[in-house]
């Protein structure tokens, strides 16, 4: 200084899950709390996987118009779909990084 990961030594980080606080939800944050972790440090670039706000697109139902055939309109409730959200502790990929051993 590069490669690589085993022994030790400081230690590090923190899943479920409980309380608060943000979000429409996933899911984030700070506190407990530890199930795991050698990048579980950081980056949504590519796969996935989660969520469904907008805005959409059927259906039903109601009021109006219209005036007699179901055409239009606003309202409400359902499902459908829907990333510009989320997830780095799903997996590639990018980037930097303590301490040993050899």
């Nucleotide at each position: 200084c590069u490669g690589u990961u085993u022994c030790a030594a400081g230690g590090g980080c923190a899943a479920a899950c409980c309380c608060g606080c943000c979000g429409a939800a996933a899911g984030g944050u700070g506190g407990g709390g530890a199930c795991g972790c050698a990048a579980a440090a950081c980056c949504a670039c590519c796969g996935g996987u989660c969520u469904u706000a907008a805005g959409g697109u059927u259906u039903u139902c109601u009021u109006u118009a219209c005036c007699u055939a179901u055409u239009a309109a606003a309202g409400a409730a359902a499902a459908c779909a829907g990333a510009a959200g989320a997830u780095a502790g799903c997996g590639g990929g990018g980037c930097u990084a303590c301490c040993u051993g050899c």
This is a predicted structure of a 102-nucleotide RNA (c-di-GMP-I riboswitch aptamer) from a Gammaproteobacteria bacterium. The coordinates come from a structure-prediction model, not an experiment, and the mean pLDDT is 80. The sequence was found by an Rfam model in a public genome assembly. Lineage of the source: Bacteria > Pseudomonadati > Pseudomonadota > Gammaproteobacteria.